[in-house]
SAM riboswitch aptamer (S box leader) from Planococcus soli, 154 nucleotides, folded computationally.
RNA sequence: CUCUUAUCAAGAGCUGGCAGAGGGAAAUUGGCCCGAUGACGCCCAGCAACCGACCGUAAUACCUUCGUGAGAAGGGGCGCUUUAUGCGCCAGGAUGAAAAUCCUGCAAGGCACGGUGCUAAUUCCAUCAGAAAUUUAUUUCUGAAAGAUAAGAG
Numbered sequence: 001c002u003c004u005u006a007u008c009a010a011g012a013g014c015u016g017g018c019a020g021a022g023g024g025a026a027a028u029u030g031g032c033c034c035g036a037u038g039a040c041g042c043c044c045a046g047c048a049a050c051c052g053a054c055c056g057u058a059a060u061a062c063c064u065u066c067g068u069g070a071g072a073a074g075g076g077g078c079g080c081u082u083u084a085u086g087c088g089c090c091a092g093g094a095u096g097a098a099a100a101u102c103c104u105g106c107a108a109g110g111c112a113c114g115g116u117g118c119u120a121a122u123u124c125c126a127u128c129a130g131a132a133a134u135u136u137a138u139u140u141c142u143g144a145a146a147g148a149u150a151a152g153a154g
Stems, first nucleotide, its partner, number of pairs: 001154008013044001016043003022034003029126003045119003050115003054110002062075005077089004081084001090105006123146001127144008
C1' cells in the first nucleotide's frame, strides 16, 4: 500500500501540567463550529473492551408433545449482564460393574495485566440510490460510496 471481516447515536478533563496559533481524518472546496476565558499538540488522568494474557460449566430435576430410537420442540431450571419481547447452557478425556466422581479446553460473561484506539459537535454536515411525509422544496428513514479504528491475509 491492497484485500477481507467487525464497529462507528453510547462513554471519557466545564478548575491538572507544558506550550503558544491556528484547529475541526478524507475535497486545492463550501457550510457550521472550536480557539489568547489558551484551542490543536505533548505529558498526566480517564473512557471503551478490538486483539493477547488471566478468571469463568452452576443447574438442566420434573412435566407436555413428537419420534421405533439416538433425540427434538415447548414449559421449567441454572449462570450472566447494559434487568428485558435479553445472552449463554458446548466439546474431549480418565476412573468405575453401575450410580457417579474427576481432569482439560472453555459458553454467555468477567477483569483491565500487555498491544492498539479514543476523550467538542452523528464519522460536525455535504456525495449517490431507494422509500415516506408534506409547506414542492425541504425533512426523515434505509442502503451504498468515502473515511476512521481493530483483527486477519498478501

Rfam family: SAM riboswitch aptamer (S box leader). Rfam links the family to the GO term regulation of gene expression. The source organism's lineage runs through Bacteria, Bacillati, Bacillota, Bacilli and Planococcus. Its mean pLDDT, the model's own confidence on a scale to 100, is 77.